This is a predicted structure of a 352-nucleotide part of an RNA (small-subunit ribosomal RNA, central domain) from an uncultured organism. RNAcentral holds the full RNA, with entries from Greengenes.
[in-house]
Context: one part of a larger RNA
RNA sequence: CUGGGCUUAAAGCGCACGUAGGUGGUGCAGUCAGUCAAUUUGUGAAAUCCCCCGGCUUAACCGGGGAAUCGCGGUUGAUACUGCUGUGCUGGAGUUCGGAAGGGGAGACUGGAACUCUGGGUGUAGCGGUGGAAUGCGAAGAUAUCCAGGGGAAGGCCGGUAGCGAAAGCGAGUCUCUGGUCCGAUACUGACACUGAGGUGCGGAAGCGUAGGUAGCGAACGGGAUUAGAUACCCCGGUAGUCUACGCCGUAAACGAUGGGCACUAGGUGGUGGGAACGCCGAUAGUUCUCUCCGCCGAAGCAAAAGCGUUAAGUGCCCCGCCUGGGGAGUAUGGUCGCAAGAUUAAAACUC
Numbered sequence: 001c002u003g004g005g006c007u008u009a010a011a012g013c014g015c016a017c018g019u020a021g022g023u024g025g026u027g028c029a030g031u032c033a034g035u036c037a038a039u040u041u042g043u044g045a046a047a048u049c050c051c052c053c054g055g056c057u058u059a060a061c062c063g064g065g066g067a068a069u070c071g072c073g074g075u076u077g078a079u080a081c082u083g084c085u086g087u088g089c090u091g092g093a094g095u096u097c098g099g100a101a102g103g104g105g106a107g108a109c110u111g112g113a114a115c116u117c118u119g120g121g122u123g124u125a126g127c128g129g130u131g132g133a134a135u136g137c138g139a140a141g142a143u144a145u146c147c148a149g150g151g152g153a154a155g156g157c158c159g160g161u162a163g164c165g166a167a168a169g170c171g172a173g174u175c176u177c178u179g180g181u182c183c184g185a186u187a188c189u190g191a192c193a194c195u196g197a198g199g200u201g202c203g204g205a206a207g208c209g210u211a212g213g214u215a216g217c218g219a220a221c222g223g224g225a226u227u228a229g230a231u232a233c234c235c236c237g238g239u240a241g242u243c244u245a246c247g248c249c250g251u252a253a254a255c256g257a258u259g260g261g262c263a264c265u266a267g268g269u270g271g272u273g274g275g276a277a278c279g280c281c282g283a284u285a286g287u288u289c290u291c292u293c294c295g296c297c298g299a300a301g302c303a304a305a306a307g308c309g310u311u312a313a314g315u316g317c318c319c320c321g322c323c324u325g326g327g328g329a330g331u332a333u334g335g336u337c338g339c340a341a342g343a344u345u346a347a348a349a350c351u352c
Stems, first nucleotide, its partner, number of pairs: 003324004007306002012320001014202004021195003025089007033082002035078004040074004050066006092192001093189003096185005104178007115151008126137002163170002207248006216242002221237004259319006267297005273291006301308002325352003334345004
């Protein structure tokens, strides 16, 4: 390489958009490039291999003839399939119209609970903390309690295997701007599609740069305990950080450890958002059907098993990524990126 694989054994890129490329619905006509056919034709050197015959006493060896060289080119023909060209179609895809739900995104403003600080009132000897203590705070009046004011961060109940988003993720309220989805109608376009090497964008937390902010919490650090020791677990403090703006970083058990798309293959049960019918004076509840998304249980089938099972890990097709014994090692070296931390690409010797 081939083959076989990728939930858990090695293996799905964190996620998307999209270039090249690969693949691509349906009718008719043309073409005949692929494809296929022909007692067709040229070439495929000789030697070798195989078959037949012959020559050295035989063999090896040698000579003659044949076959083979399953390839390439030409000629003639076939036209189902693929391609190409032309022209149509509406089922894929998209647009339009009418509705619907939502913590989807961005900005501005506003409110309440708690906490903390400051000022004032009341009040007096403790408070705090623990397994028990101590460090700590407190007669310069703490803790507790009431009033007033300042500040920052986070959003209780509702809240739900509920919703939205491509993923990361998203939860107080109002307004403004804005993305996507679903249902119904079928009016329009007419294959405009799927995937996607490179590429580009987004990307939790921590970390970095500049400027702000800092209530609470709190790496580091200091102290008190515990202990044989205690560079910890517990306690008292506490800086970076956590927050905002802008710019970097680009990684996570970035997980469903399960790439994307399309089609097909029993059901049962619950929830979300629409629609239709029945029901009804009207409305609600309810029943049935249907589309969408989210769960659970399970036929067949699959699987080493656990399990998966119309949200497939079943049955098929298309495209991409990745794996190929353990360690060395996601390391060295080189390249690229980064302010740095480092990220990414990625070996070998050696060894079992």